[in-house]
Context: one part of a larger RNA
């Protein structure tokens, strides 16, 4: 000097990023029990009381009542929740990064949407065939959303989907037509020449589907939801009005927020003193409604702030036991 346990005066979180570590707490029965709530809870809520050990008495018997005993201490040893109050996130039980994350992540039951009539869609496979399913739209994939309660505006212009086919654009195919090779014959003394059907090689008007173009419809489809300027009899502000662009300009809630930069915003709260923390305000750089929005009992080995208790976390150290080490034999 370290590890592992114990004990500690007087404070009691003054420690620390943070009560992390320890500590209290704790069985049984009895009182007794707040808000809020979906009436199931919340609840062991919270706070308190008994508790051993002998005679008697009652009972079958657990056990009760009565009197008495001891000790600081009687669930005497050991095992055995600390409690509350507020907020954020997720509704919950569940799952998850086998070996750093256990969580607000993922899953949930609930809610929509969307494809699917059965030889179904979809998925595997060149195929045959299988799964979907020995089921059949109260089914079954896919995508989203993520109890429950109020709800869940506005916009179809782009982008995708879905209907539609009247025009325009268009692939191979096809193909009248024209051109050119070739050669039976036909001119020519020759050289050439010109040349039907056939074959062949180019070219081709026309014909030619889906698809874009176009015309509708669709946002719980992908995604989108403005600026300037002026005005009321103090000021200050703007219910109002002007004007300029959009498809349409953000409605209800909520709001410095897991989202506010400026900013420790400004009020109020707790504190002696509070960049967090609760509750307003709203100036929302850059909240918003199923990439859901807002409230919430209940639940959380979450996260965040605050209280009681209670402690070597600390003031601020101290002894003891066991063990490692080190020194010395």
């Nucleotide at each position: 000097c370290c590890g592992u346990g114990g004990u500690u005066a007087a404070g009691g979180a003054a420690c620390u990023c943070g009560g992390c570590a320890a500590a209290u707490u704790a069985g049984u029965c009895c009182u007794g029990u707040a808000a809020c709530u979906u009436c199931g809870g919340a609840a062991u809520a919270a706070a308190g009381g008994a508790c051993g050990c002998c005679c008697u008495g009652a009972g079958c018997a657990a056990u009760c009542a009565g009197g008495g005993c001891c000790g600081c201490a009687g669930u005497u040893a050991a095992a055995a929740g600390g409690c509350c109050c507020a907020g954020g996130c997720g509704a919950c039980u569940g799952u998850u990064u086998a070996a750093c994350a256990a969580a607000a992540a993922c899953a949930c039951a609930g809610g929509g949407c969307u494809a699917u009539g059965c030889a179904a869609a979809a998925u595997c496979g060149a195929a045959a065939g299988a799964u979907g399913a020995a089921g059949u739209a109260u089914a079954u994939g896919g995508c989203c959303u993520g109890a429950u309660a109020c709800c869940u505006g506005c916009c179809c212009g782009g982008u995708g989907c879905c209907g539609g086919a009247a025009g325009g654009u268009u692939a191979a195919g096809g193909a009248a037509g024209c051109u050119g090779g070739u050669c039976a014959g036909c001119c020519g003394c020759a050289a050439g020449g010109c040349g039907a059907a056939g074959c062949u090689a180019g070219u081709g008007a026309c014909u030619g589907a889906a698809g874009c173009c176009c015309c509708g419809g669709u946002a719980a489809a992908c995604g989108g939801c403005g600026g300037c300027c002026g005005u009321a009899a103090c000021u200050a502000u703007a219910a109002c009005g002007g004007u300029c662009c959009u498809a349409a300009g953000g409605u209800a809630g909520c709001g410095a927020a897991a989202u506010u930069c400026c900013u420790u915003g400004u009020c109020g709260g707790g504190u002696a003193a509070g960049u967090u923390c609760c509750g307003a305000c709203c100036u929302g750089c850059a909240c918003g409604a199923a990439u859901g929005g807002u409230c919430u009992a209940a639940c959380g080995a979450u996260c965040u702030g605050g209280g009681c208790a209670c402690u070597g976390u600390c003031u601020c150290g101290a002894c003891c036991a066991c063990g490692a080490g080190c020194u010395c034999g």

The part of an RNA shown here (large-subunit ribosomal RNA, domain IV) has 329 nucleotides and comes from Chitinophaga pinensis. It was read from a public genome assembly. The coordinates come from a structure-prediction model, not an experiment, and the mean pLDDT is 88. Its Rfam family is "Bacterial large subunit ribosomal RNA".